[in-house]
RNA sequence: UGAGUAGAUCGGGCAAUCGCGGCGCAAGCUGAGGAAAGUCCGGGCUUCGCAGGGCAUGGUGGUGGAUAACGUCCACCCGGGGCAACCCGAGGGAAAGUGCAACAGAAAGCAAACCGCCGAGAAAUCGGUAAGGGUGAAACGGUGGUGUAAGAGACCACCAGCAGAUUGGGUGACCAAUUUGGCUAGGUAAACCCCACCAGAAGCAAGGUCAAGAGGAAGAAAGAGAUUUCUUCUGAGUAAACGCUUGAGAGUUGCUCGCUCGAGUUUACUGGUAGACCGCAAGAGGUUGUUGGUAACAACAAUCGCAGAUGGAUGAUUGCACUAUGACAGAAUCCGGCUUAUAGAUCUACUCAAGGU
RNA sequence: CGGGGCGUGGCGUAGGGGUUAGCGCGCCUGCUUUGGGAGCAGGAGAUCGGGAGUUCAAAUCUCCCCGCCCCGA
Numbered sequence: 001u002g003a004g005u006a007g008a009u010c011g012g013g014c015a016a017u018c019g020c021g022g023c024g025c026a027a028g029c030u031g032a033g034g035a036a037a038g039u040c041c042g043g044g045c046u047u048c049g050c051a052g053g054g055c056a057u058g059g060u061g062g063u064g065g066a067u068a069a070c071g072u073c074c075a076c077c078c079g080g081g082g083c084a085a086c087c088c089g090a091g092g093g094a095a096a097g098u099g100c101a102a103c104a105g106a107a108a109g110c111a112a113a114c115c116g117c118c119g120a121g122a123a124a125u126c127g128g129u130a131a132g133g134g135u136g137a138a139a140c141g142g143u144g145g146u147g148u149a150a151g152a153g154a155c156c157a158c159c160a161g162c163a164g165a166u167u168g169g170g171u172g173a174c175c176a177a178u179u180u181g182g183c184u185a186g187g188u189a190a191a192c193c194c195c196a197c198c199a200g201a202a203g204c205a206a207g208g209u210c211a212a213g214a215g216g217a218a219g220a221a222a223g224a225g226a227u228u229u230c231u232u233c234u235g236a237g238u239a240a241a242c243g244c245u246u247g248a249g250a251g252u253u254g255c256u257c258g259c260u261c262g263a264g265u266u267u268a269c270u271g272g273u274a275g276a277c278c279g280c281a282a283g284a285g286g287u288u289g290u291u292g293g294u295a296a297c298a299a300c301a302a303u304c305g306c307a308g309a310u311g312g313a314u315g316a317u318u319g320c321a322c323u324a325u326g327a328c329a330g331a332a333u334c335c336g337g338c339u340u341a342u343a344g345a346u347c348u349a350c351u352c353a354a355g356g357u
Numbered sequence: 358c359g360g361g362g363c364g365u366g367g368c369g370u371a372g373g374g375g376u377u378a379g380c381g382c383g384c385c386u387g388c389u390u391u392g393g394g395a396g397c398a399g400g401a402g403a404u405c406g407g408g409a410g411u412u413c414a415a416a417u418c419u420c421c422c423c424g425c426c427c428c429g430a
Base pairs, nucleotide, nucleotide: 001353002352003351004350005349006348007347008346009345010344013320014319015318016317017316018315020031021030022029023028033328037339038338040337041336042335043334044333045203046202047201048200052257053256054255055254057199058198059197060196061195062076063075064074065073066072077091078089079088080087081086092194093193097192098191099188100187114133115132116129117128118127119126120125141159142158143157144156145155146154160184162181163180164179165178166177167176168175169174207278208277209276210275215234216233217232218231219230220229221228222227236270237269238268239267240266241265242264249261250260251259252258285304286303287302288301289300290299291298292297358429359428360427361426362425363424364423367382368381369380370379375413384400385399386398387397388396406422407421408420409419410418
């Protein structure tokens, strides 16, 4: 200098005026993001459930740690890719069982004879043979020798790979060495399935407090009566279907058995209401420093106060400098992640190649 | 906030791991007709919404995005 890898930060600034939301008597203070997004995971919080038996369903998947928890993060192991920095992996089990493998090919899962080779035979053909050919994504270890009619782990040596045992290292996944065995055990579980672990259900329109509510029904009291007052229950109307113990339906919050309750239930249409406050902004909070840890992270100390609407605020104009109309985009119960979108600017560490000293 | 479905030639659709993705309408060419329609014969047109992964093999299975539609509180 060129090519590349990994990580981090910012993503518009300053001033004035006007406008909008929140707090405040006022002065004034404060007001979007790294993703506020997708809603893909996990948790806080809230309500309901939590006698019993049986059967399902979903998710995760190397090891150790971090964490409130996770499918996230950190470190390591193994496999794959890259010259390298480094990157990727739903990475348990295929010697539990079932299934699947088109086309081609003789043969596709446990064996198999198309050509070839060898033997028999006059020939047709029969028998032996997995060394060679050809097909395929995949053809039942590789090389050399012994052996044989030809061949073959049939036997032998070395190598690869598998299973078991022992020893050593490591918390562990695993690694290394030695030895024994049988000669090879194929692929697929993001196919069913098996194993281990996790998961009760629904969600801030959760949920709580207060107010309002056209009315209707029953009962009691007062009164001669009209009527008035009080209490209790239900929120309204019309139609249809099913049912009233020969039991509709409801609860037991996945299903079912069992158990309990049970006179109304369901659907369609019409009409009414659709207010206030809390939940709701101090939180697994931010910043800085120290300590522990390889790290994720944790502990301690100091310091900061940081949107809170409910027709829903966060904008506009002018001036200044910067290459300059500035990227992607905007809270709605709150946090931790993942994923996706993102003009441009800056920084750090490392690798490879070439050249110079 | 919660749940479900769909995306395949221009249009409507089938196919749910296996040969070169099938069908109807439409389009093009030719024949037929005086000409058109109808009819007959032949043909073109899809990288299955996009990107990764699993697998020997993906429209199909899994994950992440994009777009559209529906339902419930």
Predicted 3D model of RNase P RNA and transfer RNA as a complex of 430 nucleotides. It holds a member of the Rfam family "Bacterial RNase P class A". Rfam classes the family as a ribozyme.